Predicted 3D model of a 265-nucleotide RNA (Bacterial large signal recognition particle RNA) from an Abditibacteriaceae bacterium.
The organism belongs to Abditibacteriaceae, within Bacteria.
Rfam family: Bacterial large signal recognition particle RNA. Rfam links the family to the GO terms signal recognition particle, plasma membrane targeting and SRP-dependent cotranslational protein targeting to membrane, signal sequence recognition.

RNA sequence: UCGCGCUAAGCGGGGAGCCAGCGGUGCCCUGAAUCUGCAAUCCGCUCAGCAGAGCUGAAUUCCCGCGCCGAGGCCCACUCUUGUGGAGCUGGCCGGAGUACGGAGCGACAACGAAGUGGGUCCUAUGCGACGGCGCGGCGUGAACCCCGCCAGGGCCGGAAGGCAGCAACGGUAAGCGCUUCCCGCCGUGCGCCGUAGGUGUCCUACUUCCAGCCACCGGCUCCGAUACCGUCCGUAAGGGCGUGGUCGAAGCGUGGGUGCGCGG
Repeated sequence: UCGCGCUAAGCGGGGAGCCAGCGGUGCCCUGAAUCUGCAAUCCGCUCAGCAGAGCUGAAUUCCCGCGCCGAGGCCCACUCUUGUGGAGCUGGCCGGAGUACGGAGCGACAACGAAGUGGGUCCUAUGCGACGGCGCGGCGUGAACCCCGCCAGGGCCGGAAGGCAGCAACGGUAAGCGCUUCCCGCCGUGCGCCGUAGGUGUCCUACUUCCAGCCACCGGCUCCGAUACCGUCCGUAAGGGCGUGGUCGAAGCGUGGGUGCGCGG
C1' cells in the first nucleotide's frame, strides 16, 4: 500500500410537559434515518431506557472542538380582538329642576300680569217646554140570573075581552178589558246651546285702566337623580400580531483534530 474477514461505533435529533433527576411511550418541530416486546389512573434506569433481532461498518459516512447559518418550541414585554368579573355616578343615553343665550310663538292693532265692572260655566229655587206614566174624552167589546128597555114561546088570573109576572132573543148600559190622535188635567224626571231671581269662588270670557316685554315649546347651559345599555378604567381567560428581550435549539455549511484487530500479497 492492496485484498479478504471481524470489532468498536452508527442506524436520528430537538422543544414543551411529566419526573428528585435521566430516558422512553404520547404531543409538537425538523429529518436520509431498521424491526419486535414493555409503557401515562405509566415503563425502565441512577450520570441514566430495559430486553431482543437485523443492516452498514474504520471512514466524504464514526467521535470531539470551534465558527457560520438557523426550522421551531417555551417564557417575558407591548399591542389588538372576543368573552368575563368589578369600579366610579366620569362621558354618552334617560328622567327631573332651573336659566330668556339662540330659534319658534305672542306683543304699542297693548302681550304676560294686575284691579274694577259684567257675563258664561257651576249650585239652589221657581216658571216654561220636552219625555214618561196616569186620568178625562172617543171607539169597540162587555151581564144566563142577583142592571134597564122591549118582551116571542110558555106560565098565572079571567066565562070572554083582556090583564099580570117574566126566561131566551134583540137593543142599550155598569164594573171590567182592549185600542186611541188632538185638546184638557195630575204626577215624575242628574231631559233643556229656554225664562226669572239669588249664590259661589279655584276656571273661562268681554269691556275699561295700569304696564313692556312675555313665553321653558325646541335647542344651548347649569345642577340633581337613575341605569350599567354604549363609552372609560382595573383585573382575568382564550386567540392573534409584534420583538436591537430571554432561553433551549434540529438539520445544513465550513474548519481543525482523533480513532482499531486479524490473515494474506